[in-house]
Small-subunit ribosomal RNA, central domain from an uncultured bacterium, 350 nucleotides, folded computationally.
RNAcentral holds the full RNA, with entries from ENA and SILVA.
Context: one part of a larger RNA
RNA sequence: UUGGGCGUAAAGCGUUCGUAGGCGGUAUGUCAAGUCUGGUGUCAAAGCCCGGGGCUCAACUCCGGUUCGGCAUUGGAUACUGGCAAACUAGAAUGUGGUAGAGGUAAAGGGAAUUCCUGGUGUAGCGGUGAAAUGCGUAGAUAUCAGGAGGAACAUCGGUGGCGAAAGCGCUUUACUGGACCAUUAUUGACGCUGAGGAACGAAAGCCAGGGGAGCAAAUGGGAUUAGAUACCCCAGUAGUCCUGGCCGUAAACGAUGGAUACUAGGUGUUGCGGGUAUCGACCCCUGCAGUGCCGAAGCUAACGCGAUAAGUAUCCCGCCUGGGGAGUACGCACGCAAGUGUGAAACUU
Numbered sequence: 001u002u003g004g005g006c007g008u009a010a011a012g013c014g015u016u017c018g019u020a021g022g023c024g025g026u027a028u029g030u031c032a033a034g035u036c037u038g039g040u041g042u043c044a045a046a047g048c049c050c051g052g053g054g055c056u057c058a059a060c061u062c063c064g065g066u067u068c069g070g071c072a073u074u075g076g077a078u079a080c081u082g083g084c085a086a087a088c089u090a091g092a093a094u095g096u097g098g099u100a101g102a103g104g105u106a107a108a109g110g111g112a113a114u115u116c117c118u119g120g121u122g123u124a125g126c127g128g129u130g131a132a133a134u135g136c137g138u139a140g141a142u143a144u145c146a147g148g149a150g151g152a153a154c155a156u157c158g159g160u161g162g163c164g165a166a167a168g169c170g171c172u173u174u175a176c177u178g179g180a181c182c183a184u185u186a187u188u189g190a191c192g193c194u195g196a197g198g199a200a201c202g203a204a205a206g207c208c209a210g211g212g213g214a215g216c217a218a219a220u221g222g223g224a225u226u227a228g229a230u231a232c233c234c235c236a237g238u239a240g241u242c243c244u245g246g247c248c249g250u251a252a253a254c255g256a257u258g259g260a261u262a263c264u265a266g267g268u269g270u271u272g273c274g275g276g277u278a279u280c281g282a283c284c285c286c287u288g289c290a291g292u293g294c295c296g297a298a299g300c301u302a303a304c305g306c307g308a309u310a311a312g313u314a315u316c317c318c319g320c321c322u323g324g325g326g327a328g329u330a331c332g333c334a335c336g337c338a339a340g341u342g343u344g345a346a347a348c349u350u
Base pairs, nucleotide, nucleotide: 003322004321005320006319007304008303012318014201015200016199017198021194022193023192025088026087028085029084030083031082033081034080035077036076037075038074039073040072041071042070043069049065050064051063052062053061054060091191092188093187094186095184096183097182098181099180103177104176105175106174107173108172109171110154115149116148117147118146119145120144121143125136126135162169163168206247207246208245209244210243211242215241216240220236221235222234223233258317259316260315261314262313263312266295267294268293269292270291271290272289273288274287275286276285299306300305323350324349325348332343333342334341335340
């Protein structure tokens, strides 16, 4: 391996695009490859199996015998799968008209706050803690007023609100730009789904080069606490955090739940768009589509719970699991400047 599984027990690749492959809507004709069915040939003998016989039985041995099935060839059937031809519009895509949005990239601008500098007022404390001390301050601090510098982040609005494939995205304006939704049913006519390899993107930390550095803050120094305190608390503080270019490629990258399609009670919020009713109009009310929450029927589940955003009922494709430890280790290979990452055992033990 067959099988059974993958929310929490082992198990969904971090995410998307996409090659090969697998799978694929409705109806007609044709072929007859798959499929179904009949004939013929062959599958030596021995052996196996079945029915008899002979050695006293058995082993052994002798005689007789078929089915099933495989392969080849030939005739037939045509529902399904497949090939070909020519169609269709319910899938998919496009057009047209609208809408919402922290989607992305770049540039410019803004105010509050912290810190620092200069000047004014002012005087002995400030700061910090459970309590203190280190620390700052008569060379004038803290407090307060005015002016200036610089960096980072954008209060309120703000919302189980929105957008994005995920990572993620929040001051304002402008330029460029991706996607989605609704309406229309105009166009193409299955153009689709998934996706081994492959490619691209991918938080934070970290690395390289050059800038920048307000606040915060690994490391580090000091003060406390303590038996000790390489910690928790306090005072300082360097990498880093920020920008540009390049690498790294990992996270509890989580909904711990792969993608697509169809079907299966309801109730109640909320976001975007449409239709109806009503109205002067906007609300209210009814309703359709798309998202996003909560509660729940059936069903499922070991239970917790899930429940049209399924963990229900089915189909297709991919990935993954197979007791614990050893071990995400060793070795090999690939990638990387390095850190390391990817792939990934065994002995042994239990």